Model confidence (mean pLDDT): 76 of 100.
The RNA shown here (Lysine riboswitch aptamer) has 176 nucleotides and comes from a Sporomusaceae bacterium.
Rfam family: Lysine riboswitch aptamer. Rfam describes the family as follows. Riboswitches are metabolite binding domains within certain messenger RNAs that serve as precision sensors for their corresponding targets.
RNAcentral holds the sequence, with entries from Rfam.
The organism belongs to Sporomusaceae, within Bacteria.
[in-house]
RNA sequence: GAUUAAGAUAGAGGUGCGGUUUAGUAAGAGUAUGCUCCUAGAGCUGCCAGUGAUGACAGGUGCAAAAAGGAUUAACCGCCGAAGUAAUGGUUUUUUGGCAGAAAACCAUGCUGGUUCUGUGUUUAACAAAUACAGAAUUGUCAUACGGACAAGUCGUAUGGAGCGCUAUCUUGCAC
Numbered sequence: 001g002a003u004u005a006a007g008a009u010a011g012a013g014g015u016g017c018g019g020u021u022u023a024g025u026a027a028g029a030g031u032a033u034g035c036u037c038c039u040a041g042a043g044c045u046g047c048c049a050g051u052g053a054u055g056a057c058a059g060g061u062g063c064a065a066a067a068a069g070g071a072u073u074a075a076c077c078g079c080c081g082a083a084g085u086a087a088u089g090g091u092u093u094u095u096u097g098g099c100a101g102a103a104a105a106c107c108a109u110g111c112u113g114g115u116u117c118u119g120u121g122u123u124u125a126a127c128a129a130a131u132a133c134a135g136a137a138u139u140g141u142c143a144u145a146c147g148g149a150c151a152a153g154u155c156g157u158a159u160g161g162a163g164c165g166c167u168a169u170c171u172u173g174c175a176c
Stems, first nucleotide, its partner, number of pairs: 001174001005172007014080001016079005022074004033064003037060003043051002046099003083112003087109009113139010141161008
């Protein structure tokens, strides 16, 4: 000097992201389930075990009656690939009488800048919330073009890209 190559540190986006259970709230739900009586009559369950005419499964009447996961408020904590994630692979744990199955957590690869709304699916008790895809709006950042301002700084409009990004500082590297 180029502002390029690499690294480190600190930051910004805002109805910003997530966690803890510490305390509540609504819903779950008058549901599951248990007992009494009645109807009915052979299975209950994917398999083993177990159990069943001393009445299985199912339904109705009456009495009693939950919980988990999820959601939300407050407080606290960690942060800005915060975090999420259909899919693939790996590890561990939970549930059951046992296996299978199911669920949860973590890691790796890949994708998504953030928020809101709408539609279609998935999940769920739920038209709550979450999530995948598509679309729309909005917002921060960078680049390009135009215009204003102008010593510099900066502002506005339009278009487009993506966080392995952007801004600032420092160190090393390159050239002299």